RNA sequence: GGAGUCGGCCGGACAGUCGCUGCCGCAUCCGUGUGGCGGAGGAAAGUCCGGGCUCCAUAGGGCAGGGUGCCAGGUAACGCCUGGGGGGCGCGAGCCUACGGAAAGUGCCACAGAAAAUAUACCGCCGCCGGCCUGCGGGCCGAGGUAAGGGUGAAAUGGUGCGGUAAGAGCGCACCGCGCGCCUGGCAACAGGCGUGGCAGGGUAAACCCCACCCGGAGCAAGACCAAAUAGGGGAACGACGUGCGGCCCGCACUGUUCCCGGGUAGGUUGCUUGAGGUGUGUGGCGACACACAUCCCAGAUGAAUGACUGUCCCCGACAGAACCCGGCUUACAGGCCGGCUCCCACC
Numbered sequence: 001g002g003a004g005u006c007g008g009c010c011g012g013a014c015a016g017u018c019g020c021u022g023c024c025g026c027a028u029c030c031g032u033g034u035g036g037c038g039g040a041g042g043a044a045a046g047u048c049c050g051g052g053c054u055c056c057a058u059a060g061g062g063c064a065g066g067g068u069g070c071c072a073g074g075u076a077a078c079g080c081c082u083g084g085g086g087g088g089c090g091c092g093a094g095c096c097u098a099c100g101g102a103a104a105g106u107g108c109c110a111c112a113g114a115a116a117a118u119a120u121a122c123c124g125c126c127g128c129c130g131g132c133c134u135g136c137g138g139g140c141c142g143a144g145g146u147a148a149g150g151g152u153g154a155a156a157u158g159g160u161g162c163g164g165u166a167a168g169a170g171c172g173c174a175c176c177g178c179g180c181g182c183c184u185g186g187c188a189a190c191a192g193g194c195g196u197g198g199c200a201g202g203g204u205a206a207a208c209c210c211c212a213c214c215c216g217g218a219g220c221a222a223g224a225c226c227a228a229a230u231a232g233g234g235g236a237a238c239g240a241c242g243u244g245c246g247g248c249c250c251g252c253a254c255u256g257u258u259c260c261c262g263g264g265u266a267g268g269u270u271g272c273u274u275g276a277g278g279u280g281u282g283u284g285g286c287g288a289c290a291c292a293c294a295u296c297c298c299a300g301a302u303g304a305a306u307g308a309c310u311g312u313c314c315c316c317g318a319c320a321g322a323a324c325c326c327g328g329c330u331u332a333c334a335g336g337c338c339g340g341c342u343c344c345c346a347c348c
Stems, first nucleotide, its partner, number of pairs: 001344010012313007020039008041319001045330002048328005053219004065215005070084005085099001086097004100210002105208002107204003122150002124146003129142005158176006177199001178197008223270004233261006242254004277296008314317001
């Protein structure tokens, strides 16, 4: 100097004017005015996970349904994060990984191919055995053996080599792989070593399924409080008349007036922002994170505010706007800054 990889940060700046909105102070004719302070994001987004909070349900346990799926740790919790193991990719820094079970059962495996799973044999190889021929080297036919080689396929019943054989074959042996047992290291996943078994018998579980663990439902339009008008409900008191219960008395029902009660609509208040909070320092831990001390208060609207204009400057400004709150994940993003590490080239 070039190429790359990982992590962190910024997301026009300054000044003036006019607006919008919350809180506090003052004034007030209660309408408002005025002064001060605060006023979107790293994703406020998608609403995909997890939790707080609220209401409903609920003895315990199970079934169904859904989710998670190597190990250990972190956390309020998680499908998140950290560290580690196995596998894959890269020269490397580093990146990716649903990574339990296929000898419990079921299903599926296009095309090609003999055969895609109770195995099987298209071309081949052999032909020890039987028959025929012979120029005695062998040739042909058959019973049969075989799966080494060829061919098909994404995948074909361990791989390589030597021995062995008629040809072959874990048939035998060595190494690799695999299963089982033991030992060593590690909390564990797992790794290494030793021994042993000729080999368990294709793949597929983000197919059904099995195993282990987790999960009650609905959501701030949750929920709580205040509460008109109109209509209706319940109770008490009063009071005649009228109607009905065949007539009369009592009683009851309907109708009337006054008062009280409760539900509840419009509307209003609350929930509402001080919180698993931010920043700094220290301590413990590889780390995620935890603890201690100091310090800060940082939107809270409800037709729903955070904008517009002017001036100066620059590289002329991306994606995008809170609506109960928080922890994550994912997705979008013009441009720029900083740091760690890796590889290559050149020079000293």
Predicted 3D model of a 348-nucleotide RNA (Bacterial RNase P class A) from Candidatus Thiodiazotropha sp. Rfam family: Bacterial RNase P class A. From the family's description: Ribonuclease P (RNase P) is a ubiquitous endoribonuclease, found in archaea, bacteria and eukarya as well as chloroplasts and mitochondria. Taxonomically the source falls in Candidatus Thiodiazotropha (Bacteria, Pseudomonadota, Gammaproteobacteria, Chromatiales). A source record names the gene rnpB. The sequence is in RNAcentral, with records from ENA.